The RNA shown here (c-di-GMP-I-GGC riboswitch aptamer) has 85 nucleotides and comes from Streptohalobacillus salinus. NCBI's taxonomy places the organism under Bacteria, Bacillati, Bacilli, Bacillaceae, Streptohalobacillus.
RNA sequence: AAUAAAUGGGGCAAACUAUUCGAAAGAUUAGGACGCAAAGCCACGGGUCUAAAGCAUUAUCGUUAAGAUCGCCGGGCUACUUAUU
Numbered sequence: 001a002a003u004a005a006a007u008g009g010g011g012c013a014a015a016c017u018a019u020u021c022g023a024a025a026g027a028u029u030a031g032g033a034c035g036c037a038a039a040g041c042c043a044c045g046g047g048u049c050u051a052a053a054g055c056a057u058u059a060u061c062g063u064u065a066a067g068a069u070c071g072c073c074g075g076g077c078u079a080c081u082u083a084u085u
Base pairs, nucleotide, nucleotide: 001085002084003083004082005081011036012035016031017030018029020027021026034071040077041076042075044074045073046072047069048068049067050066054063055062
């Protein structure tokens, strides 16, 4: 440096419950463990979800400024342990 996750040590933590924030998607904290060899970080490209406000409508539906998701995929940056080369 590359590849990998069988063993040992360690790390993260889905669903669900409570909590606070939010219009919502969703997020925080605590419990919890389905999984993860980047399940560390960045919304950059695509996807998905929400859409109070705005536009439009009699109203609903709709639309999208904006928001969410990196544990959907790709890309970028950084990195622990062990093994092999």